[in-house]
Molecule: Guanidine-I riboswitch aptamer
Organism: Tropicimonas marinistellae
């Protein structure tokens, strides 16, 4: 210096805006309701972490289990274990917007 590898998925969380709800202001109607505005409006819907948190799958190591005439192996099902480590701009992208969401375990930096 260069390669490979560090899986995947759902729930939900820290954080996000503000397209609908609703609130709140303001206007308009006899009412019902309708226009407009406000996310430095607590909140509902919604978006939502490689370096969050559970489960589920998946891989991987051990050990048991029946079937086959046996054995070895493969598959196949149970059961326990594992699956580490992880500082991060700037800028750009989606979607209504915005973000620890994608670019991205990047650039860098140790």
């Nucleotide at each position: 210096g260069c390669g490979c590898a560090g899986g995947g998925u759902a729930c939900u969380u820290a954080g996000g805006g503000u397209u609908c709800c609703g609130u709140c202001c303001g206007g308009c109607u006899g009412a019902g309701g309708c226009c407009g505005g406000a996310g430095a409006c607590u909140g509902g819907u919604c978006c939502g972490a490689g370096a969050a948190g559970u489960g589920c799958c998946g891989c991987c190591g051990c050990g048991g289990g029946g079937g086959c005439a046996a054995a070895u192996u493969c598959g196949c099902c149970c059961g326990c274990g594992g699956u580490a480590c992880a500082c991060g701009g700037c800028g750009g992208g989606c979607c209504a917007a915005a973000a620890u969401c994608c670019c991205g375990g990047g650039a860098g930096a140790g």